[in-house]
RNA sequence: CCAGAGGGCCAGGUGGCCGCUCCGACCGCGAGGUUGGGGAGGAAAGUCCGGGCUCCACGGAGACACGGUGCCGGGUAACGCCCGGCGGGGGCGACCCCAGGGACAGUGCCACAGAAAACAGACCGCCCAGCCUCGGCUGGGUAAGGGUGAAACGGGGCGGUAAGAGCGCACCGCGCGACGGGCAACCGGAGCGGCACGGCAAACCCCACCGGGAGCAAGACCGAAUAGGAGCGCCGCGUCCGGCGUGAGUCGGACAGGCCCGUUUCCGGGCCAGGCGCUCGGGUUGGUCGCGCGAGGCGUCCAGCAAUGGACGUCCCAGAGGAAUGGCCAUCGCCCGCGGGCUUAGGCUCGCGGGUACAGAACCCGGCUUAUCGGCCCUCUGGCGCA
Numbered sequence: 001c002c003a004g005a006g007g008g009c010c011a012g013g014u015g016g017c018c019g020c021u022c023c024g025a026c027c028g029c030g031a032g033g034u035u036g037g038g039g040a041g042g043a044a045a046g047u048c049c050g051g052g053c054u055c056c057a058c059g060g061a062g063a064c065a066c067g068g069u070g071c072c073g074g075g076u077a078a079c080g081c082c083c084g085g086c087g088g089g090g091g092c093g094a095c096c097c098c099a100g101g102g103a104c105a106g107u108g109c110c111a112c113a114g115a116a117a118a119c120a121g122a123c124c125g126c127c128c129a130g131c132c133u134c135g136g137c138u139g140g141g142u143a144a145g146g147g148u149g150a151a152a153c154g155g156g157g158c159g160g161u162a163a164g165a166g167c168g169c170a171c172c173g174c175g176c177g178a179c180g181g182g183c184a185a186c187c188g189g190a191g192c193g194g195c196a197c198g199g200c201a202a203a204c205c206c207c208a209c210c211g212g213g214a215g216c217a218a219g220a221c222c223g224a225a226u227a228g229g230a231g232c233g234c235c236g237c238g239u240c241c242g243g244c245g246u247g248a249g250u251c252g253g254a255c256a257g258g259c260c261c262g263u264u265u266c267c268g269g270g271c272c273a274g275g276c277g278c279u280c281g282g283g284u285u286g287g288u289c290g291c292g293c294g295a296g297g298c299g300u301c302c303a304g305c306a307a308u309g310g311a312c313g314u315c316c317c318a319g320a321g322g323a324a325u326g327g328c329c330a331u332c333g334c335c336c337g338c339g340g341g342c343u344u345a346g347g348c349u350c351g352c353g354g355g356u357a358c359a360g361a362a363c364c365c366g367g368c369u370u371a372u373c374g375g376c377c378c379u380c381u382g383g384c385g386c387a
Base pairs, nucleotide, nucleotide: 001383002382003381004380005379006378007377008376009375010374012332013331014330015329016328017327018326020039021038022037023036024035025034026033027032041358045369046368048367049366050365051364052363053215054214055213056212066211067210068209069208070207071085072084073083074082075081086100087098088097089096090095101206102205106204107203108200109199110198123146124145125142126141127140128139129138130137131136132135154172155171157169158168159167173195174193175192176191179188180187181186219289220288221287222286229280230279231278232277233276234275235274238255239254240253241252242251243250244249257272258271259270260269261268296315297314298313299312300311301310302309303308333356334355335354336353337352338351339350340349341348342347
């Protein structure tokens, strides 16, 4: 220098003009004005996990059902997140990827092709025997060769055999495994076994562990008019017959509905059939709170490989309402393209043109995932060159 790997960080600066929002102070009867201060992100996004907080439900424990998670150890408030290991796979390498428990608990599936897809089986071929019309047929043996497939019931070699076959042998693979190492996952492995045990659980299922529901439109407080509800007080009381009175009315008698006390009959008692006033409670529009000191940011030190934890110091940092944090101009950065000059490469410089992202808090926090013009820093790997 080229090509890469891992990690961290930034997300344009300055000036002018015009604006937005919240809080404080002052002025103003008010509308509002002046002034000081605060005002988005690394993802504020998707709402996919885990929590805080709030309301509802719930006696404890267990079982069943449903959903989720799934190597081991650690971290954390918790997690499906993170860190460190292990195993498997990829890369020359730095390093990267893995939904990574159980396939002898049971059930099920394995497309197409192929003879056969799992208690095996035999299409071509090979070997043996028999037959004949001499090219085949029939019967038996075989699984080394061919062919199919993602996958074919250990591999190829030597011996052996009619041809073959773990039939025998050595090697490799595989299974069991004394013992040793490690907290563990797991690793190494003397020796034994002739091979028995294909794959799929992101199919049902089994095992272990975890899990109440809804969400800030949660929820709490204040609450006008009108309408409706409850309680209390005051006033008022149905129909018919007869007497009296000119009449409003009054006296006497008879009869009746609904509800409650108490499950019903009987008996007994009470209330109602309307109006007015006062009081109480719920609640619509609206207002206030929830709502910004927090699993908080930054710095130093300590413990730890790390995630992370602890101690000390320091800082206060949007919270408004469907929602403010913006727009224009100038200039300087940065990047790209073209052209000129210098330069061993890299690059430097001048001119012109273009670009400068993704995006927008809405109760909050920890993660994951996705989007993002570009740039900077650290560590490491492979290659080339020079000393």

The RNA shown here (Bacterial RNase P class A) has 387 nucleotides and comes from an Alphaproteobacteria bacterium.
Lineage of the source: Bacteria > Pseudomonadati > Pseudomonadota > Alphaproteobacteria.
Rfam family: Bacterial RNase P class A. Rfam classes the family as a ribozyme.
It was read from a public genome assembly, where an Rfam model found it.